[in-house]
Record summary:
This is a predicted complex of two RNAs, RNase P RNA and transfer RNA, with 473 nucleotides together.
RNA sequence: CCAGACGGCCGGACGGCCGCCGGCUCCGGCUAGUCCGGGGCGGGAGGAAAGUCCGGGCUCCACGGAAGCACGGUGCCGGUUAACGGCCGGCGGGGGUGACCCCAGGGAAAGCGCCACAGAAAUGACACCGCCUCAGUUCUUCCGGGCCUCGGCCCUGAAGAGCCGGCAAGGUUGAAAUGGUGCGGUAAGAGCGCACCGCGUUCCUGGCAACAGGGACGGCAUGGCAAGCCCCACCGGGAGCAAGACCAAAUAGGGACGGCACGUGAUGGUUUCCGCAUCGCCGUCCGGGUCGGUCGCGCGAGGUGCGUGGCGACACGCAUCCCAGAGGAAUGGUCAUCGCCACGUCUUUUCGUCAGGAAGAGAGGCGGUACAGAACCCGGCUUACAGGCCGUCUGACAUU
RNA sequence: GACACGGUGGCAGAAUGGUUAUGCGCCUGGAUUUGAACCCCGGGAGACGCCAGUUCGAUCCUGGCCCGUGUCU
Numbered sequence: 001c002c003a004g005a006c007g008g009c010c011g012g013a014c015g016g017c018c019g020c021c022g023g024c025u026c027c028g029g030c031u032a033g034u035c036c037g038g039g040g041c042g043g044g045a046g047g048a049a050a051g052u053c054c055g056g057g058c059u060c061c062a063c064g065g066a067a068g069c070a071c072g073g074u075g076c077c078g079g080u081u082a083a084c085g086g087c088c089g090g091c092g093g094g095g096g097u098g099a100c101c102c103c104a105g106g107g108a109a110a111g112c113g114c115c116a117c118a119g120a121a122a123u124g125a126c127a128c129c130g131c132c133u134c135a136g137u138u139c140u141u142c143c144g145g146g147c148c149u150c151g152g153c154c155c156u157g158a159a160g161a162g163c164c165g166g167c168a169a170g171g172u173u174g175a176a177a178u179g180g181u182g183c184g185g186u187a188a189g190a191g192c193g194c195a196c197c198g199c200g201u202u203c204c205u206g207g208c209a210a211c212a213g214g215g216a217c218g219g220c221a222u223g224g225c226a227a228g229c230c231c232c233a234c235c236g237g238g239a240g241c242a243a244g245a246c247c248a249a250a251u252a253g254g255g256a257c258g259g260c261a262c263g264u265g266a267u268g269g270u271u272u273c274c275g276c277a278u279c280g281c282c283g284u285c286c287g288g289g290u291c292g293g294u295c296g297c298g299c300g301a302g303g304u305g306c307g308u309g310g311c312g313a314c315a316c317g318c319a320u321c322c323c324a325g326a327g328g329a330a331u332g333g334u335c336a337u338c339g340c341c342a343c344g345u346c347u348u349u350u351c352g353u354c355a356g357g358a359a360g361a362g363a364g365g366c367g368g369u370a371c372a373g374a375a376c377c378c379g380g381c382u383u384a385c386a387g388g389c390c391g392u393c394u395g396a397c398a399u400u
Numbered sequence: 401g402a403c404a405c406g407g408u409g410g411c412a413g414a415a416u417g418g419u420u421a422u423g424c425g426c427c428u429g430g431a432u433u434u435g436a437a438c439c440c441c442g443g444g445a446g447a448c449g450c451c452a453g454u455u456c457g458a459u460c461c462u463g464g465c466c467c468g469u470g471u472c473u
Stems, first nucleotide, its partner, number of pairs: 002395009012338002015335004020044002023041007030033001046371001050382002053380005058240004071236005076090005091105001092103004106231002111229002113225003128171002130167003136163007144155004179197006198220001199218008244295004254286007265279004302321008339369003343365001345363007401472007410424003418456001426444005449465005
């Protein structure tokens, strides 16, 4: 200097003017209220406040405790934490020259299910092409021998063709074909035998463990899929601040007491009669719910700094700070200076050309300033994000 | 704010992990007709919201994102 890997941080700055939302406090007013007006002090979005995907706090409901069924979730090992599917450290597998990155990473020898097409065969393995002729059998040809009625018949051997049979090495299909490579062996072959590798069982050593290394034994049994059912281990009662608690109006219901009515009354019902049903009117008090209001509601698994322990996540201790909160919802606007980004214009430097050009610097102009916005709170994950800063490390080149 | 469900051609609407049906619509050929259109017969184009993962293989299974619909004071 180029190309990268990982981790952390910031996410416009300073100032003037005008505003917005809570809190505390002071002054004034009269209608004396959690009222109105004015002043002062102090506070006012985020790293994701988002998605609502996990986990908790809190609240109510249900429920003897515990365990279990069903359902849902998690899934190598150890740690961390209030808890987690998060995080940290390790193990195993995969990728990269490397720094480093990725993995839903238990069980397929408990059972069920699926594996299209192709292919002989897709899971009780099997035999299409092919390979073989040791043993059996049929036929043909030939050599040799025997019998003979000279037509033939029989025996042994060789070669060939077929049947039966042996084999799974090779070919073919597929995502996947029943351990792999080599040597021996054989009629041809085959864990049939052996060596190495893989796999399984068991033992030893190291490690808390996952696991790693080594020894012995076994000729190989166990194809894949569990983000199909399932099995094993562990976790989970349900709902959510529109949870829930308190105060409480008018009107209409309900209840108690008192007064007036007691069937010739009143109401249903709108004039009268008949029939039916109900019991009424006034006052005081009580209770439930609605409108509305208040609380829940921000001192908290809190922030910052330092120290100690730990590889780390994190834990502990000390000091210090109080830091939005309301309701369909405040946290803004403008001016000036600076920073940053993009696009034209002008000037200029370097490289290069026939020419077009490429890279950079400066001046000035215009425009823009990411993603996004608390709504009960907290710990995570995921997703969005202009631009910038810092640290550690890797590979290559050059120089010393 | 909390919770539930869905997304397949232009529209509607199926699909057990194995070539995405079907109807209407569109284009086109034939037949009919003087010539067309409708009807009839035949052919064709056109889709799994997006990105990853599991799997030999994904509309389907899993995770994340986007969009839409509904319920609750």